Source information:
This is a predicted structure of a 128-nucleotide RNA (c-di-AMP riboswitch aptamer (ydaO/yuaA leader)) from a soil metagenome. Of the family's consensus pairs, 96% are formed in the model.

[in-house]
RNA sequence: AGCCUAACUCGCGCAAUCGCGAGGCGGGGGACCCACCGGAUCCCCGGGGUGAAUCGCACGGAGACGUGCGUAGGCGAACUCCUUCGAGCCGAACCCGUCAGCUAACCCCGCAGGCAUAACAAGGAGAA
Numbered sequence: 001a002g003c004c005u006a007a008c009u010c011g012c013g014c015a016a017u018c019g020c021g022a023g024g025c026g027g028g029g030g031a032c033c034c035a036c037c038g039g040a041u042c043c044c045c046g047g048g049g050u051g052a053a054u055c056g057c058a059c060g061g062a063g064a065c066g067u068g069c070g071u072a073g074g075c076g077a078a079c080u081c082c083u084u085c086g087a088g089c090c091g092a093a094c095c096c097g098u099c100a101g102c103u104a105a106c107c108c109c110g111c112a113g114g115c116a117u118a119a120c121a122a123g124g125a126g127a128a
Base pairs, nucleotide, nucleotide: 002115003114004113008023009022010021011020012019013018024111025110026109027108028107029106034101046099047096048095049094050093055070056069057068058067059066060065073090074089075088079126080125081124082123083122084121
């Protein structure tokens, strides 16, 4: 000094990966209006949130789930920003607790973690 990400900067507290505060970034709850709203039968037993991380097929399994191949979607340029191209990679994990559409005011919460020679190429603007 850089990459993914909201996950950064500054100040105070002796120091600190801790505490508090400010700015900035991100998330949730929460009116009017709008949206949703009816009937019968059968089956099942919830529903919701963060995130790119959903879904399909096959195999194994009583099931939960596991494996493989795909896939919605996401990342992907070392002076900075924007755009094109796209090798390669990811396509997880967790939380709320029977409850929440949108939503001004208002209220609440987070600022962690994981990486590194991280493709090559093209255009524009700026900086040096």
The RNAcentral record of the sequence draws on MGnify.